FMN riboswitch aptamer (RFN element) from a bovine gut metagenome, 109 nucleotides, folded computationally. The sequence is in RNAcentral, with records from MGnify.
[in-house]
RNA sequence: UUUUCGGGGCAGGGUGAAAGUCCCUACUGGCGGUAAAGUCCGCGACCCGCUUCGGCGGCUGACCCGGUGCAACUCCGGGACCAACAGUUAAAGUCUGGAUGGAAGAAAA
Numbered sequence: 001u002u003u004u005c006g007g008g009g010c011a012g013g014g015u016g017a018a019a020g021u022c023c024c025u026a027c028u029g030g031c032g033g034u035a036a037a038g039u040c041c042g043c044g045a046c047c048c049g050c051u052u053c054g055g056c057g058g059c060u061g062a063c064c065c066g067g068u069g070c071a072a073c074u075c076c077g078g079g080a081c082c083a084a085c086a087g088u089u090a091a092a093g094u095c096u097g098g099a100u101g102g103a104a105g106a107a108a109a
């Protein structure tokens, strides 16, 4: 430099005229670092402002207890918690949409 890759998830039940949005319950977990991490540190995405349209700045959720060990807020056991914006007969981490998009990054040549 080029190419390729690069986000998952409401099964079952209740109420109702109507809910994958409420309630019970179920299910999901981007990238790098580090003893293997959704909750530690850092980054990306989303959102806001500015822009000479290349970018720049801002904002950005959530964890404890016990065990093993040289070392774990990462493993094992137990119990918790969190999840952008817009839309919708009814309030959304899981449906639809921006997005056949973009990015942190990964691999190959």
Stems, first nucleotide, its partner, number of pairs: 001109005012024003026094002028083002030043004038081002047058004063079005085097003

The coordinates come from a structure-prediction model, not an experiment, and the mean pLDDT is 86. It matches the Rfam family "FMN riboswitch aptamer (RFN element)". Its family is annotated with FMN binding in the Gene Ontology.